[in-house]
Context: one part of a larger RNA
RNA sequence: UGACGGGGGAGCGCACAACCGGUGGAGCAUGUGGUUUAAUUCGAUACAAAGCGAAAAACCUUACCCAGAUUUGACAUGUACCUGCACGUUUUGGGAAACCAGAACUUCUUCGAGAGUGGUACACAGGUGAUGCAUGGCUGUCGUCAGCUCGUGUCGUGAGACGUCCACUUAAGUGUGGUAACGAGCGCAACCCUUGCUGUCAGUUACAAGUGUCUGACAGGACUGCCCCGCCUCUGGCGGGGAGGAAGGAGAGGACGACGUCAAGUCAGCAUGUCCCUUACAUCUGGGGCUACACACAUCCUACAAUGGAGCCGACAACGGGUCGCAAAGGGGUAACCCUGAGCCAAUCCUAAAAACGGCUCCUCAGUUCAGAUUGAGGGCUGCAAUUCGCCCUCAUGAAGCCGGAAUCGGUAGUAAUCGCAAAUCAGCAGGUUGCGGUGAAUACGUUCUCGCUCCUUGUACA
Numbered sequence: 001u002g003a004c005g006g007g008g009g010a011g012c013g014c015a016c017a018a019c020c021g022g023u024g025g026a027g028c029a030u031g032u033g034g035u036u037u038a039a040u041u042c043g044a045u046a047c048a049a050a051g052c053g054a055a056a057a058a059c060c061u062u063a064c065c066c067a068g069a070u071u072u073g074a075c076a077u078g079u080a081c082c083u084g085c086a087c088g089u090u091u092u093g094g095g096a097a098a099c100c101a102g103a104a105c106u107u108c109u110u111c112g113a114g115a116g117u118g119g120u121a122c123a124c125a126g127g128u129g130a131u132g133c134a135u136g137g138c139u140g141u142c143g144u145c146a147g148c149u150c151g152u153g154u155c156g157u158g159a160g161a162c163g164u165c166c167a168c169u170u171a172a173g174u175g176u177g178g179u180a181a182c183g184a185g186c187g188c189a190a191c192c193c194u195u196g197c198u199g200u201c202a203g204u205u206a207c208a209a210g211u212g213u214c215u216g217a218c219a220g221g222a223c224u225g226c227c228c229c230g231c232c233u234c235u236g237g238c239g240g241g242g243a244g245g246a247a248g249g250a251g252a253g254g255a256c257g258a259c260g261u262c263a264a265g266u267c268a269g270c271a272u273g274u275c276c277c278u279u280a281c282a283u284c285u286g287g288g289g290c291u292a293c294a295c296a297c298a299u300c301c302u303a304c305a306a307u308g309g310a311g312c313c314g315a316c317a318a319c320g321g322g323u324c325g326c327a328a329a330g331g332g333g334u335a336a337c338c339c340u341g342a343g344c345c346a347a348u349c350c351u352a353a354a355a356a357c358g359g360c361u362c363c364u365c366a367g368u369u370c371a372g373a374u375u376g377a378g379g380g381c382u383g384c385a386a387u388u389c390g391c392c393c394u395c396a397u398g399a400a401g402c403c404g405g406a407a408u409c410g411g412u413a414g415u416a417a418u419c420g421c422a423a424a425u426c427a428g429c430a431g432g433u434u435g436c437g438g439u440g441a442a443u444a445c446g447u448u449c450u451c452g453c454u455c456c457u458u459g460u461a462c463a
Stems, first nucleotide, its partner, number of pairs: 001463002003460003007457007015447002019411005026302002029299005034293002042053002064288007073124001077123006085116001088105007107115003126277002129275003135271002137266003140262001142260001147186006153162003165178004192254004197220007207210001223248001226242007304404001308363007320351003325344002330339003370401001375396007417439007
C1' cells in the first nucleotide's frame, strides 16, 4: 500500500421482510452428465455452462464412423518442359455414387510463335490437427456499482501519503462549505432514441372527409420555475403540502458499461506465432451417426379442472413480413390440403382468424364432456429421398396426473399474472429465441437477520 476478519461505524441493492405467481411431484419437449456405440463430431460445463455456439442435424449442413475412390490435388499463384489439343456437345460400358475406360463431332492467327486449354516436374495448395496458459479481435462478470487516475505543489530517508479527507447533501467522487493543496482526465449527469401533452406545416396509397383521427418534419413544454409550512451549518439544501399542468422533483423506458479482476470464454466465425500431417490428420462420393437409453440434473410446455370444459354467435390490437413471394374471392374434400387465380414491388393488395373477453345452451364434481400422453390405421404437404429421422389432418385408443418433500426462483405498476399475434432461421419443421400489443392486480411495518456491494476506521503471523 492492498487483501482478509465468524472486528466496529455509516450507507445502498427485490438482499431480507410483506404480497402475488412459480420450480422441486406427473406426462411430454429441449439441453447436459453418465452409459452404450463402428461413430454416438467438437466446444461451453459455480454465480457468469446446461432451449448455450446452433437465427432450424432426413441428404447437404458435418467437423464423427464404415465402405468405395484421388494424389500439384475441390481451391491459388509461379517457373520449366511437352503437346498443338482442348473446353464443350452427343453417346456406349462398368459402378451405389464419386469416378474410370472408350467412340463420334470439334480452335484462332501474319506460320515466327502467341492466347486459351491439357499433361509432366518442382515450388506449393490444403488441415474444423495441437496450444485461448504464445496472441489479435470480440464477449461474459463484478456492475450502470461510484469509483479509477494524472500534472504541479507540499509532507516523508523511502515504499508512499495529501489531493480522493471532514461536515452536510445526492441516484452518483452529485454539489456546497472547510481543509497543503490547486487544477485536470476517464467515469456520473447532460447531449442521442422511443413514449406521454400542445402548436405550426404538409396530406396519399391513411379515415369519421375536415377546428378531427392518423402519418412525419419542425418547434414548444418541467426548470424545485411559483405559493405555503417546518428544519438546517441558511446566496443553498432537505422534508411535507398546494396551484397550474398531459407530465413534478431523474416523468417512464432504452442506448450508453471507467481503471481493472477472473492466465474467465472463443485457435471450430475470422485473423495469427509456434508445433504437427503431406498417396494423408488433405480431398470426393454412397450409407450410417450427431436423434441411442438402467439412470441423474437443468430449462420449459401442457395439465391435474367449475374463477372450468364444449358448441354456436358477437366484438376490440400492435409490431412485422411478402415477386424464387404474400395470395383474396370461387369450386372440390370431414380435414390437412388441392384446382384456379383477382390484387399487390405495398399507409393501396395479401398475410389476417386475433385470443383472452361478452351473450345463449349443455356439462354438476366423477379420474369426469377434466387431462391429453401412448399406440394402431388411413390420408395430406415439402423435398431426388420422410425407414433409421419431418410436420400436419382424420378415425380409433385414452396413460400418469386430485396442486406437488427437503429445498428453491421471478417480480415494486401498465410491473407480476394471464391471452393471443408477428418475425428471423427456413424446401419442410417453433413447446426455443427476438419483438408486439390485449386484460390487468397484491404488497412494502421496517433494516434485526441471510446474500452482495460502497466509504471510513481497526486488527493481522497474508501479499
The prediction has a mean pLDDT of 83. The part of an RNA shown here (small-subunit ribosomal RNA, 3' major domain) has 463 nucleotides and comes from Candidatus Pacebacteria bacterium CG2_30_36_39. Rfam family: Bacterial small subunit ribosomal RNA.